[in-house]
């Protein structure tokens, strides 16, 4: 400078053909226990920004932001 990949909850990973954004670990509150870990219940918690398309977008399209690979 050119090409190509990937960006989802705090981590890490799902989400069919565009059709309610889930799981696990963590965190919270409660059961249970002498307490504390195990175990059982519930609960907060994200789609990297903007703009188009669409009845509807995490998923398609441009742009821009960050990372990572390869050439030069």
């Nucleotide at each position: 400078u050119g090409g190509g990949c990937c960006u989802u909850c705090g981590u890490c990973c799902a989400a069919u053909u565009g059709g309610c954004a889930g799981g696990a670990c963590g965190c919270c509150g409660g059961g249970u226990u002498u307490u504390g870990g195990u175990c059982c219940c519930g609960g907060a918690a994200a789609u990297c920004c903007g703009c188009g398309u669409u009845c509807g977008a995490g998923u398609c399209g441009c742009g821009g932001g960050g990372g990572c690979c390869c050439a030069g």
The RNA shown here (transfer RNA) has 72 nucleotides and comes from a soil metagenome. The prediction has a mean pLDDT of 81. It matches the Rfam family "tRNA". The family's RNA type in Rfam is transfer RNA.